The RNA shown here (transfer RNA) has 73 nucleotides and comes from an uncultured Clostridia bacterium. The sequence was found in a public genome assembly. The coordinates come from a structure-prediction model, not an experiment, and the mean pLDDT is 81. Its Rfam family is "tRNA".
[in-house]
RNA sequence: GCUGGAAUAGCUCAGACGGUAGAGCGACGCUCUCGUAAAGCGUAGGUCGAGGGUUCAAGUCCCUUUUCCAGCU
Numbered sequence: 001g002c003u004g005g006a007a008u009a010g011c012u013c014a015g016a017c018g019g020u021a022g023a024g025c026g027a028c029g030c031u032c033u034c035g036u037a038a039a040g041c042g043u044a045g046g047u048c049g050a051g052g053g054u055u056c057a058a059g060u061c062c063c064u065u066u067u068c069c070a071g072c073u
Stems, first nucleotide, its partner, number of pairs: 001072007010025004019056001027043005049065005
């Protein structure tokens, strides 16, 4: 230099052929307990790496770009 893959909640990851984003763990609150843990119930938490484009509508499609991983030269 070229090719492919990854980037989504604090962490680990989902998200068919574009229809408006979820799970587990964690955090917080409540119940239970003499108290803690466990368990049960609930709540909050997201510019989907960045910038453009297409579309009525983009995490998803197109272009550029950043970081990381692998391969080739």